Context: one part of a larger RNA
RNA sequence: ACCUCGUGAAGGAACUCGGCAAAUUAGCUCCGUAACUUCGGGAUAAGGAGCGCCCCUGAGGGUGAAGAGAUUUACUUUUGGAGCUCUCGGGGGCCGCAGAGAAAUGGCCCUGGCGACUGUUUACCAAAAACACAGGUCUGUGCGAAGUCGUCUAAGACGAUGUAUACAGACUGACGCCUGCCCGAUGCCGGAAGGUCAAAGGGAGGGGUUAGGGACUUCGGUCUCGAAGCUCAGAACUGAAGCCCCGGUGAAUGGCGGCCGUAACUAUGACGGUCCUAAGGUAGCGAAAUUCCUUGUCGGGUAAAUUCCGACCCGCAUGAAUGGCGUAACGACUGGGGCACUGUCUCUACGAGGAGCUCG
Numbered sequence: 001a002c003c004u005c006g007u008g009a010a011g012g013a014a015c016u017c018g019g020c021a022a023a024u025u026a027g028c029u030c031c032g033u034a035a036c037u038u039c040g041g042g043a044u045a046a047g048g049a050g051c052g053c054c055c056c057u058g059a060g061g062g063u064g065a066a067g068a069g070a071u072u073u074a075c076u077u078u079u080g081g082a083g084c085u086c087u088c089g090g091g092g093g094c095c096g097c098a099g100a101g102a103a104a105u106g107g108c109c110c111u112g113g114c115g116a117c118u119g120u121u122u123a124c125c126a127a128a129a130a131c132a133c134a135g136g137u138c139u140g141u142g143c144g145a146a147g148u149c150g151u152c153u154a155a156g157a158c159g160a161u162g163u164a165u166a167c168a169g170a171c172u173g174a175c176g177c178c179u180g181c182c183c184g185a186u187g188c189c190g191g192a193a194g195g196u197c198a199a200a201g202g203g204a205g206g207g208g209u210u211a212g213g214g215a216c217u218u219c220g221g222u223c224u225c226g227a228a229g230c231u232c233a234g235a236a237c238u239g240a241a242g243c244c245c246c247g248g249u250g251a252a253u254g255g256c257g258g259c260c261g262u263a264a265c266u267a268u269g270a271c272g273g274u275c276c277u278a279a280g281g282u283a284g285c286g287a288a289a290u291u292c293c294u295u296g297u298c299g300g301g302u303a304a305a306u307u308c309c310g311a312c313c314c315g316c317a318u319g320a321a322u323g324g325c326g327u328a329a330c331g332a333c334u335g336g337g338g339c340a341c342u343g344u345c346u347c348u349a350c351g352a353g354g355a356g357c358u359c360g
Base pairs, nucleotide, nucleotide: 002354003353004352005351006350007349008348010346011345014344019341027051028050029049030048031047036041038174052094053093054092055091056090057089058088059087060086061085062084063083067079068078069077070076071074095099107339108338109337110336111335112334113333114331115330119131120130135172136171137170138169139168140167141166147158148157149156175326176325177324178323180256181255182254185253186252187249188248189247190246191245194244195243196242200238201237206232207231208230209229212225213224214223215222216221257275258274259273260272261271284318285315296312297311298310299309300308
């Protein structure tokens, strides 16, 4: 020097990414407790006081002895209250540094973000703002249900001994206030007039083969026509769904503009013009878990703050169930501030036990 502990002058977060770690707090009784709130909570809020032992004493509870009375003489009954014991007090006194005398046993407050909550999770680097969740909405399914499992497609099983207040799938995620516009594209649902269109049906016409016929012949054959059968393709025409087409549909996949000008200082632009679009972002929120420029600007907090809180809105690139905005309670979540407390630090010191090292 290392590991695990203990104590520490003065200061008290100056440490550090960050109070990480440590310290503080802690029990019981009594007093006393704010904003906010879904009236349940918040709350052990916060903040205080008391606590041992001895003597005397009050009230109440439990048990109920001796004694006394009665008779129906009994393991009877009435009375009686001793003793023991429990709880809550009152008065006086005693000791120590210390009385919840050890151990065990909440530090607290203010203010944001996210998620309502209790739960669940990466067995062995992530416990979370991720998953789930009650609640909401849409869609499918009429029962041999939809959906799912089951040697390639069966039996059978789950769904379910359920029956649309059910079951299945998807999204959202308590609660409160809400959830705007676009159906052009994609999907889904409906429609069936027309267009297109498969197998199949259909078979016009055609090809191959050759029994045979014809022509020629150097008699070896060559050329040509060609029935039936067999065979090869095969036009018109008929032909479903689908697609095209016509509608609907957003808590379906998704999308939700640009340029120019304009008010009697300036600035700004309620207003106008124009181009494009299916329609041009409504309410709300906004430098945000989203803001590049950016440490935006203003206010607050500090002596001093790229963090934080409150505003502004020029939203690079917010926005409404990929939900929007709030919200009491809750959280080993995360940001900021404060009180208390401390060896985190200024700045280290000493002590204990261990490991290690040296010697035996």